Description: Large-subunit ribosomal RNA, domain VI from a bacterium, 248 nucleotides, folded computationally. Its Rfam family is "Bacterial large subunit ribosomal RNA". The sequence was found in a public genome assembly.
[in-house]
Context: one part of a larger RNA
């Protein structure tokens, strides 16, 4: 654009995935064999490969958190800070992201067959699984399972609404190159501030004591804090516009 206008929820023609495999234990030292050996068939338990989700826990990352420490420059000097040297080095580490981490999955059955085993059974008076017919039978096909799907132009289906619904602009994000989705836009917790909470670093400046002094002790489990949960309208989402139906 279509599919007579919108929202909301489905249907499944079609298409995609995915069913992987080892090794113990037990049946059972049975069954079979002289004997060495050594089972089908069932039941269990456990691991590898692989997949998918998720960050509770490990473990990495974490260059807007915190702390240590080296040189140099500058804040007029101490003190406290600040830039630069690969994030100067280094310890540590939230949120997220990962995976080395955890939690799950392939379980079972129907179909119609494959070799191969049959039943009836002529042609051929027997005989024959086959030539008419009719069983069994593989990790292999096919349904059942996930998961996408109505441009399936055969554009379905239902239940409401129809001055319905959308959009533009704006706050932002579990979502994202752009765009789309998604949560909001004052009748508002979207986002930022601020408050509390978690969590991280590890005891902040400064004052006092103590050391001649580097330093130490204490006020102080302090200071600081990026993404995490929560409150709160304090700042910003004002204000408008624009498409477009009942039908002609």
């Nucleotide at each position: 654009c279509g599919a007579c206008g919108a929202a909301a929820c489905u249907u499944g023609a079609g298409g995609a995935u995915a069913c992987g495999c080892u090794u113990c234990c037990u049946u059972a030292g049975u069954a079979c064999g002289a004997g060495a050996g050594g089972a089908c068939c069932g039941g269990g338990a456990a691991g590898c490969a692989c997949g998918a989700a998720u960050c509770u826990c490990u473990u990495g990352u974490g260059u807007a958190c915190g702390a240590g420490u080296u040189g140099u420059c500058c804040u007029g000097c101490c003190a406290a800070g600040g830039g630069c040297a690969c994030u100067g080095c280094u310890c540590g580490g939230u949120a997220g992201c990962a995976a080395c981490a955890u939690u799950c999955g392939g379980c079972g059955g129907g179909g119609a067959u494959a070799a191969g085993c049959g039943c009836u059974g002529a042609a051929a008076g027997c005989a024959u699984c086959u030539a008419a017919g009719c069983g069994c039978g593989a990790a292999g096909c096919u349904c059942c399972a996930u998961c996408c799907a109505a441009g399936a132009u055969u554009a379905g289906g239902u239940u409401u609404c129809a001055u319905a619904g959308g959009c533009u602009c704006c706050u932002g994000g579990g979502a994202g190159a752009a765009u789309a989705c998604c949560a909001g836009g004052u009748u508002g917790a979207u986002a930022g501030g601020u408050c509390g909470c978690a969590g991280g670093u590890g005891u902040a400046a400064g004052g006092c004591c103590c050391g001649u002094a580097a330093g130490g002790g204490u006020u102080u489990c302090a200071g600081c804090c990026g993404a995490g949960c929560g409150a709160u309208a304090c700042u910003a989402a004002u204000a408008a516009g624009c498409c477009g139906u009942c039908g002609c």